[in-house]
RNA sequence: UGAGCAGACAAGACAGCGGCGCAUAUCCUUCGGGGAUAUGUGAGGAAAGUCCGGGCUCCAUAGGGCGGGAUAGCUGCUAACGGCAGCCGAGGGCGACCUUAGGGAAAGUGCAACAGAGAUAUACCGCCUGCCGUUUCGGCAGGUAAGGGUGGAAAGGCGAGGUAAGAGCUCACCGGCGUUUUGGAGACAAAACGGCCCUGUAAACCCUAUCCGGAGCAACACCAACAGAAAGCGAUACGGCGGCCCGUCGUGCUUUCGAAAGCGUGGCUGGAGCCGUGAGGCGACUUGCGGCCAAGAUAGAUCGUUGUCAAAUACAGAACCCGGCUUAUAUGUCUGGUCAGCCU
RNA sequence: GCGGGUGUAGUUCAAUGGCAGAACACUAGCUUCCCAAGCUAGAUACGUGGGUUCGAUUCCCAUCACCCGCUCCA
Numbered sequence: 001u002g003a004g005c006a007g008a009c010a011a012g013a014c015a016g017c018g019g020c021g022c023a024u025a026u027c028c029u030u031c032g033g034g035g036a037u038a039u040g041u042g043a044g045g046a047a048a049g050u051c052c053g054g055g056c057u058c059c060a061u062a063g064g065g066c067g068g069g070a071u072a073g074c075u076g077c078u079a080a081c082g083g084c085a086g087c088c089g090a091g092g093g094c095g096a097c098c099u100u101a102g103g104g105a106a107a108g109u110g111c112a113a114c115a116g117a118g119a120u121a122u123a124c125c126g127c128c129u130g131c132c133g134u135u136u137c138g139g140c141a142g143g144u145a146a147g148g149g150u151g152g153a154a155a156g157g158c159g160a161g162g163u164a165a166g167a168g169c170u171c172a173c174c175g176g177c178g179u180u181u182u183g184g185a186g187a188c189a190a191a192a193c194g195g196c197c198c199u200g201u202a203a204a205c206c207c208u209a210u211c212c213g214g215a216g217c218a219a220c221a222c223c224a225a226c227a228g229a230a231a232g233c234g235a236u237a238c239g240g241c242g243g244c245c246c247g248u249c250g251u252g253c254u255u256u257c258g259a260a261a262g263c264g265u266g267g268c269u270g271g272a273g274c275c276g277u278g279a280g281g282c283g284a285c286u287u288g289c290g291g292c293c294a295a296g297a298u299a300g301a302u303c304g305u306u307g308u309c310a311a312a313u314a315c316a317g318a319a320c321c322c323g324g325c326u327u328a329u330a331u332g333u334c335u336g337g338u339c340a341g342c343c344u
Numbered sequence: 345g346c347g348g349g350u351g352u353a354g355u356u357c358a359a360u361g362g363c364a365g366a367a368c369a370c371u372a373g374c375u376u377c378c379c380a381a382g383c384u385a386g387a388u389a390c391g392u393g394g395g396u397u398c399g400a401u402u403c404c405c406a407u408c409a410c411c412c413g414c415u416c417c418a
Stems, first nucleotide, its partner, number of pairs: 001340003005336006012309007020042009044315001048326002051324005056216004063246004068212005073087005088102001089100004103207002108205002110201003124148002126144008156174002159171003175197001177194007220266003223262001228257006237251004273292008345414007354368004362398001370386005391407005
């Protein structure tokens, strides 16, 4: 200098003018949280998708069984997780580094179209032996998986010995499997020995291990207001209760007609909270000390405009809260590795 | 806001993981003096992007679009 890798951060600032929501205080009031003034405060890194997990609320302090669902290398972190960190194995890259739904096919069942002789065990061509006819050659019986051809996949790979021809039939090396030993917390790795090798698919059924009760703030609680009547079915009933059964708790239940009644209040934001700093840990994370309070609407506020800074433009708008994941994203800043070329 | 479902031809619907089909509609031809009906032929699609698999409309993941339901009733 060029190329490439990994990670972190910002998500306009300041000033003038005008406007909106919420809280508090004061005042006015036609009493309607209606109006005025002052002070404070006012969207995000994803508020999104709703894909996971948790808090919270109700149903029984959430109980048993069947069914169903989720996850899948190991160790840890965490309130929990399908998340994260570190490591192992496999694959890719010269490298920094990246990717990985990564248990079991030697429990059982299913599937493998077309092609091909044969698709889970096969003899079509070829090679070899024997017998018969016998001139080339042909037929019959058998052996053979080395070679050909088909396929995504054809019975471990390659070489040598061996053989009638061949074959793990035997041997060396390599791959896989099993046993033992050693190292490691473990996944796993290394070495020795052994027999001789086993198709693929579990994001097909299934098996193994672990986990999971259901519903969701339109949950749920409170207040204000109302009038019952008729028919049917019953405690072997109906409801809480959710796919079923049990169990448990409560109670009359269902249908039709009729009556009444709110854009009511709480839940609502101080929390696994944020910032700074120290300690432990490779790290995720945990913890000590100090400081801070920072949206809470209910037709739904958080904006418009002017000036300066080169420009400020992208994706996008809270609705109970939090931890992740995924997806969208203009412009800009910073840090640490790697490779190649050149110069010293 | 919360919960659930569906995407296949222009429309309405099918399809065990193995060549994507039917009806109506469309186009062309035949028939008719012309149109309709009828007959013959043809074109047209698995919402999008990845993954598993020899092979994906089908199985898995993400994403996009659309549809449905949900206050209280003491």
Background: This is a predicted complex of two RNAs, RNase P RNA and transfer RNA, with 418 nucleotides together. Rfam match: Bacterial RNase P class A. It is annotated as a ribozyme.